[in-house]
Context: one part of a larger RNA
Molecule: large-subunit ribosomal RNA, domain IV
Organism: Bacteroidaceae bacterium
RNA sequence: CCCUCGUUAAGGAACUCGGCAAAAUGUACCCGUAACUUCGGGAUAAGGGUAGCCAUCGUGGUGAAGGAACUUGCUUCCGGAGCCUAGUAUGGUCGCAGAGAAGAGGCCCAAGCGACUGUUUACCAUAAACACAGGUGCCUGCUAAAGAGAAAUCUGACGUAUAGGUGCUGACACCUGCCCAGUGCCGGAAGGUUAAGGAAGGAUGUCCGGAGCAAUCCAAAGCAUUUGACCGAAGCCCCGGUGAACGGCGGCCGUAACUAUAACGGUCCUAAGGUAGCGAAAUUCCUUGUCGGGUAAGUUCCGACCCGCACGAAAGGUGUAACGAUUUGGGCACUGUCUCAACGAGGGACCCG
Numbered sequence: 001c002c003c004u005c006g007u008u009a010a011g012g013a014a015c016u017c018g019g020c021a022a023a024a025u026g027u028a029c030c031c032g033u034a035a036c037u038u039c040g041g042g043a044u045a046a047g048g049g050u051a052g053c054c055a056u057c058g059u060g061g062u063g064a065a066g067g068a069a070c071u072u073g074c075u076u077c078c079g080g081a082g083c084c085u086a087g088u089a090u091g092g093u094c095g096c097a098g099a100g101a102a103g104a105g106g107c108c109c110a111a112g113c114g115a116c117u118g119u120u121u122a123c124c125a126u127a128a129a130c131a132c133a134g135g136u137g138c139c140u141g142c143u144a145a146a147g148a149g150a151a152a153u154c155u156g157a158c159g160u161a162u163a164g165g166u167g168c169u170g171a172c173a174c175c176u177g178c179c180c181a182g183u184g185c186c187g188g189a190a191g192g193u194u195a196a197g198g199a200a201g202g203a204u205g206u207c208c209g210g211a212g213c214a215a216u217c218c219a220a221a222g223c224a225u226u227u228g229a230c231c232g233a234a235g236c237c238c239c240g241g242u243g244a245a246c247g248g249c250g251g252c253c254g255u256a257a258c259u260a261u262a263a264c265g266g267u268c269c270u271a272a273g274g275u276a277g278c279g280a281a282a283u284u285c286c287u288u289g290u291c292g293g294g295u296a297a298g299u300u301c302c303g304a305c306c307c308g309c310a311c312g313a314a315a316g317g318u319g320u321a322a323c324g325a326u327u328u329g330g331g332c333a334c335u336g337u338c339u340c341a342a343c344g345a346g347g348g349a350c351c352c353g
Base pairs, nucleotide, nucleotide: 001348002347003346004345005344006343007342008341010339011338014337019334027051028050029049030048031047036041038171052093053092054091055090056089060084061083062082066078067077068076069075070073094098106332107331108330109329110328111327112326113324114323118130119129134169135168136167137166138165139164140163146155147154148153172319173318174317175316177249178248179247182246183245184242185241186240187239188238191237192236193235197231198230201227202226203225204224205223206222209218210217211216250268251267252266253265254264277311278308289305290304291303292302293301
């Protein structure tokens, strides 16, 4: 010097990103216990008191000796000693200390998130992430949908829409606004477009045959190549519906008898222009916004305001008792975290042999 412990004057978080770590609390009984609340809780809330030993009193239990009776019995009745014991009271007594050692909640206030118990990145993350009961959309009538598999077949399920699959949301309470123009999905079938295939007709080659002195020309049927009016489904175009489907939810200008602001008006655009609620927020750039609270002093925190760069309603909105090895701010208690370090114990390092 390092590790693991113990103790510490005065102060008591001044330490630090942060009370990290440590200290403190801790048992039983008695008293007492707030806001809030889903009336169950919150709650061991919080906050107090008592606790050893001895004697006396004493509750409940057991029930000896002895006595009485007769029906003489392992009988009945009386009797109350001794012993065990709940609880209380009174008195006494010892120590610094009586739950005398060990083991055994720190607590409170406010806010965010997630309702809760649960689950998770074996080896940096235990959370606000996942799940969840509940809500809701869609698919599925049974040889179900869906899934695995070239298939047989199997799962679903020896189930049958109060069932099964799948997506989103995530207890509960109050709610969940507007837009179907785009994309998707569902429905429709009049019209347009449209494949394979079919096909009237045409063209070309070949060629029976014919013409020509010849070169060559014409050329039936068949065959071959090619073209092709027309017929021809779904789909797409088209017409409707649908948002707890993917998604989206404006701009400019003017206006009131101080000023300011604009209930009001005008205009452009849109499918429709963000409703309720919340809001400098796990979201706010400017920003340490402004005001209030808390502090002597507060970029954090709480309550408001609303100018929402860039909240917003099941990628749910806003609340919410209980819960949390969750996050944030404050307080009480407590302490070597610190002012500021000291001493001690054990084990190392180190030195000597």